RNA sequence: AGAUUAGAGUUUGAUCCUGGCUCAGAACGAACGCUGGCGGCAGGCUUAACACAUGCAAGUCGGAGGUGAAGCGGGGCUUCGGCCCCGUGGAAACUGGCGCACGGGUGAGUAACGCGUGGGAAUCUACCCCGGGGUGGGGAAUAACCGCUGGAAACGGCGGCUAAUACCGCAUACGCCUUGAGAGGGAAAGCUUUAUGCGCCCUGGGAUGAGCCCGCGUCGGAUUAGCUUGUUGGUGAGGUAACGGCUCACCAAGGCUUCGAUCCGUAGCUGGUCUGAGAGGAUGAUCAGCCACACUGGGACUGAGACACGGCCCAGACUCCUACGGGAGGCAGCAGUGGGGAAUAUUGGACAAUGGGGGCAACCCUGAUCCAGCCAUGCCGCGUGCGUGAAGAAGGCCUUAGGGUUGUAAAGCGCUUUCGGCGGGGAAGAUGAUGACGGUACCCGCAGAAGAAGCCCCGGCUAACUCCGUGCCAGCAGCCGCGGUAAUACGGAGGGGGCAAGCGUUGUUCGGAAUUACUGGGCGUAAAGGGCGCGUAGGCGGAUUAUCAAGUCAGAGGUGAAAGCCCUGGGCUCAACCUGGGAACUGCCUUUGAAACUGAUAGUCUUGAGUCCGAGAGAGGAUGGCGGAAUUCCCAGUGUAGAGGUGAAAUUCGUAGAUAUUGGGAAGAACACCAGUGGCGAAGGCGGCCAUCUGGCUCGGUACUGACGCUGAGGCGCGAAAGCGUGGGGAGCAAACAGGAUUAGAUACCCUGGUAGUCCACGCCGUAAACGAUGUGUGCUAGAUGUUGGGGGGCUUGCCCUUCAGUGUCGCAGCUAACGCGUUAAGCACUCCGCCUGGGGAGUACGGCCGCAAGGUUAAAACUCAAAGGAAUUGACGGGGGCCCGCACAAGCGGUGGAGCAUGUGGUUUAAUUCGACGCAACGCGAAGAACCUUACCAGCCCUUGACAUGCUAGGUUUCGGGUCCGAGAGAUCGGACCUUUCAGUUCGGCUGGGCCUAGCACAGGUGCUGCAUGGCUGUCGUCAGCUCGUGUCGUGAGAUGUUGGGUUAAGUCCCGCAACGAGCGCAACCCUCGCCUCUAGUUGCCAACGGUACGGCCGGGCACUCUAGGGGAACUGCCGGUGACAAGCCGGAGGAAGGCGGGGAUGACGUCAAGUCCUCAUGGCCCUUACGGGCUGGGCUACACACGUGCUACAAUGGCGGUGACAAUGGGCAGCGAAAGGGCGACCUGGAGCAAAUCCCCAAAAGCCGUCUCAGUUCGGAUCGCACUCUGCAACUCGAGUGCGUGAAGUUGGAAUCGCUAGUAAUCGUGGAUCAGCAUGCCACGGUGAAUACGUUCCCGGGCCUUGUACACACCGCCCGUCACACCAUGGGAGUUGGUUUUACCUUAAGCUGGUGCGCUAACCUUCGGGAGGCAGCCAACCACGGUAAGGUCAGCGACUGGGGUGAAGUCGUAACAAGGUAACCAAUCGUCGACCUGCAGGCAUGCAAGCUUG
Repeated sequence: AGAUUAGAGUUUGAUCCUGGCUCAGAACGAACGCUGGCGGCAGGCUUAACACAUGCAAGUCGGAGGUGAAGCGGGGCUUCGGCCCCGUGGAAACUGGCGCACGGGUGAGUAACGCGUGGGAAUCUACCCCGGGGUGGGGAAUAACCGCUGGAAACGGCGGCUAAUACCGCAUACGCCUUGAGAGGGAAAGCUUUAUGCGCCCUGGGAUGAGCCCGCGUCGGAUUAGCUUGUUGGUGAGGUAACGGCUCACCAAGGCUUCGAUCCGUAGCUGGUCUGAGAGGAUGAUCAGCCACACUGGGACUGAGACACGGCCCAGACUCCUACGGGAGGCAGCAGUGGGGAAUAUUGGACAAUGGGGGCAACCCUGAUCCAGCCAUGCCGCGUGCGUGAAGAAGGCCUUAGGGUUGUAAAGCGCUUUCGGCGGGGAAGAUGAUGACGGUACCCGCAGAAGAAGCCCCGGCUAACUCCGUGCCAGCAGCCGCGGUAAUACGGAGGGGGCAAGCGUUGUUCGGAAUUACUGGGCGUAAAGGGCGCGUAGGCGGAUUAUCAAGUCAGAGGUGAAAGCCCUGGGCUCAACCUGGGAACUGCCUUUGAAACUGAUAGUCUUGAGUCCGAGAGAGGAUGGCGGAAUUCCCAGUGUAGAGGUGAAAUUCGUAGAUAUUGGGAAGAACACCAGUGGCGAAGGCGGCCAUCUGGCUCGGUACUGACGCUGAGGCGCGAAAGCGUGGGGAGCAAACAGGAUUAGAUACCCUGGUAGUCCACGCCGUAAACGAUGUGUGCUAGAUGUUGGGGGGCUUGCCCUUCAGUGUCGCAGCUAACGCGUUAAGCACUCCGCCUGGGGAGUACGGCCGCAAGGUUAAAACUCAAAGGAAUUGACGGGGGCCCGCACAAGCGGUGGAGCAUGUGGUUUAAUUCGACGCAACGCGAAGAACCUUACCAGCCCUUGACAUGCUAGGUUUCGGGUCCGAGAGAUCGGACCUUUCAGUUCGGCUGGGCCUAGCACAGGUGCUGCAUGGCUGUCGUCAGCUCGUGUCGUGAGAUGUUGGGUUAAGUCCCGCAACGAGCGCAACCCUCGCCUCUAGUUGCCAACGGUACGGCCGGGCACUCUAGGGGAACUGCCGGUGACAAGCCGGAGGAAGGCGGGGAUGACGUCAAGUCCUCAUGGCCCUUACGGGCUGGGCUACACACGUGCUACAAUGGCGGUGACAAUGGGCAGCGAAAGGGCGACCUGGAGCAAAUCCCCAAAAGCCGUCUCAGUUCGGAUCGCACUCUGCAACUCGAGUGCGUGAAGUUGGAAUCGCUAGUAAUCGUGGAUCAGCAUGCCACGGUGAAUACGUUCCCGGGCCUUGUACACACCGCCCGUCACACCAUGGGAGUUGGUUUUACCUUAAGCUGGUGCGCUAACCUUCGGGAGGCAGCCAACCACGGUAAGGUCAGCGACUGGGGUGAAGUCGUAACAAGGUAACCAAUCGUCGACCUGCAGGCAUGCAAGCUUG
């Protein structure tokens, strides 16, 4: 100086937490989709280290050497084709030198001294540099070449000639090498342009490069735990440039490994790159360093250097050529081809530059390199115009129809010309020459807005919204999730948002993820403490002194390549890019120093730990013995018919004497009371009494040791119950099993029996919800109160104080997600160990270890889901609890369910039987009235601006309308005649307005669909007592409190208490009505009082009473007594018409049921438009094997019939009620008074009372049917009501079940009204007569409050488990089979090197010339690649069949779990069973309830 940490969605009704999944970011050698103007700089087979056509990629030197082609010049010959000779020339090949080991490619192998880093010593190094010395004299060959010859070819064979810087001796050699210190050994090359030339040999040193060794670092797996025989070391020898088991002989028996050997898998390593705040994580393209490889495997040769990419030999696979005899080849060099793949370029130019090889040099070679080409593959830069322009154009889209938006956007006008295009000029890169790039960069000019914008997204996360289409379809989707007729989520469009020559998608990495936590997490209940102890390694460790300096800290030096990153300058117009300098590289090594801490060494100490002495408590353990109660059995006595068992029963036992009872005996097992959140033990666990043996603990004393301690991976031991083995024992209990019940079933729960087992001894097993779901140890951090075992002190001797060790409860701080924990921590810290990382699959498979078995232990993956979970909250629910209501039950009265009929519904039928309503809360409901109409349905016939509304255009008419008649027709309708009526204004023109008609256009119309798009209205819980809010307080929060509690009430009514205080909607009251009184008023009422009277309140009169209808009063627990808490209230009493809400009505909180209604009405959307609209006739809604609901009438004597003729109230009446009077048996008819009504009418009330009938299908009952009528109405056939006569069905009180009602109620009796022409058993209302019963809240139903459990929240009509069946998916086993890899043993042995041999061959040297030395071929041996045989290990593929698992739509069977889930559930283990499961275990743990106890 710079840099410096972001979250969100998703589990729930909601909350907090845990926890996974997902997203937003950055990056890439990328690919794919759509699109695509320019330039710069980079990059470009990640897959098949698959196979490769073709060309090129390593040559060069004539100044080392021999030979010497073509061409050219001259000459000669010629059959004119050409040939020969000489000279020049220098090609090509050859000998020789140097190079080819560099450069370039690739990453197969390799987990290694391979790489990185830092060191080391026993080495070599061509060319290059520096220094010293030398370069004398000889020799023998050979290729090329020539001749002959083999072969198809590749390539040879034989003979002959020849040179050298090729080869070989000799001489010399300070320094060099060997050495026994005497000595021995070893060299050379020349060429030439004659120069300060280039070389050559020996040798010392340097530089460079290379080889070797070591410390440290370097992936995963322990379901790989032991590996190793040249292995480890020594001696000697050999070998190498060099150390070394590198190799060999001998000797020894070592070496490595839990700090992970060996084995398996994977992988080139690094600088760096990507990401990240960092620490880390991932990665190792391009560039750079190292390594390894070059078709696969092996091998050596040459050389300074190789075991050699473009060399050789062998083997193998493959490809090619072939005359079949034999040969040739190796792109992981640059291009390129095929193939593979989602995918990666030109068979380009140049050596101009940089660099490399050769050469004295010129120069040659160079697919290294420099350039160009292709590709948006990436990064960077630029452009696709700029200004003005409102009539806010047209068009599009939306619309509430007004407008909005696209939008200054366009057009139009003005301006500019980057990039691109065209024309012209034209570099640097090159120190002297030389430019592939390249007519490139750059500069100038010209024309013209001209040639240049797309992609993704718009439900939330996440910036951006509307319309249409579609209708759980088509489709979308990263997660949550959208789509089933109003989709901002699908598809299209308009608009908008983001980025931009790109944009999206996919894949991968890091991040977010503190989700492996070093920085930086956890383990009571979420995943997670080992069942418990002893103890090895290891880790950690008290006080104090001294020393050392390993850790630690500081300074210095070396190194940490370059590039990159970072900082700062510079160069391309900027940037990307390039470049100078600096910093950094957190590391390693060396060295100097410090000494606090850790460590080490030496010493001291006593507080940790232990020993000793004295006491103490205890179901601690083991063995032996003893005891009483009980059960069962046996014997005997008494005794008789039952016993036993259950919800109830049965199986069972018993007259062969049970059960009961008494006495005696036997056996086994367990130990009542004491007994206690008491004691002991590490845990499991331990309970009669006594004895013996024995472990641990506590207290007191403070004599001794002197850190001896803590923890503890592996290891070892202990370890409930069940279970196993052997042998005993066996009373009771009791898996399995049998029987009886229960049940739809009942392989269960219940009952009767009953075997293993339970008990003992010995040996196994080794698991539990082995739990405090809480590892061990140490220290620190308020208390209160019980209790167990000790100690001390005090006194008043049964109490107080105090201390240590245990064991409980409550609780401060603190902690915790909360619950809770809280000196016995889950607080604050340290130590060590164990364990966790989403749910399922699964504690499973495979493998290993252990076990007699059962099984235990260790312990995955594929696949699948977006959750699984913890705690707490509010509800709902419970075959949980408490309290309390209601005609809820009970107590009563009357019904329904049986009959006939009425009515509604289902079903069926039909052309249609229109539609709706479906538990309560549909079904005498919509419908307060279907013959037509209604009417929506069906058949047929008609109409099309329409039966109805508004507006426009054109034409006609002048009113419109009403009535009568005729014709056709079923009618709608159509045609015609006549009569009546004749709008307003007027310029007198149908001219204007209005009306009507016709034609046309907008539109009308729809009881068509959606009540799950809606408004409104209604039902229901329920007239139940509840539902909420503000402020405050508590809680992280959802929420709680208030509203809970004690009383009380019909009531959240009131009182008291209380972190609550108040308030709202409900309750109550206010409203109406009935009951009492009173006032006012009097066309009814009264004769109460007077008068009249045809004796009727009829008249006069009056308003007292009744009544009518307006007002007022009256009732408030007000008074008294009791009770209660001195309250609220309750009980009783008085008075009162009425008494504790006086009766009834209206009134319905927040909400629930997607409750009902689109067919009352209104209304969004959709649909129909000569029809799904409108009109008409006829039919249907009235059907009828049947089923249900609601009613009426009955079954009779509390009745029927006849007679009698007393007493109501509410209502209604003019298209009406209809009197009197008359006719008819009657329905009814005639008649018409009176009355728009307290006046008249409907209007008769009926049950009642009296008589008769006498229990029967009747003098009950009235269905059904026949005949004849009445009334309404256009019309009673389908299809009205009524009357008379006749007919006289079922039915004798109704199974299971079920309904209403608590007082003027039920029951019973009649009356009125709405609808309505007519039609009532329905509905609404009115009065008359007028009961019974309620002990009580156990039970059924519904509801309210509190509490509890919950796995429910669509809320128990919930949730949910397993088998079986079907489909799909992955996986285990599996007779085997196929392949890879690896080990061991043996066989075989190519090439090759080494050794031996070498009687065949042999130029240089020696020679006495015979030969020898030396060499070569050949042969033999050791080693050895490939190959073969045999036996294993390991991994993978396939595999008939088979096991479980997962996922799927509304399959089957049951109901296991969640509530006490209806037998509480669960853990371990055992037996059994279709299945969830069930059962036993004097096993465990835990929850709920009851009781008891304890503590607060």
Molecule: small-subunit ribosomal RNA
Organism: uncultured bacterium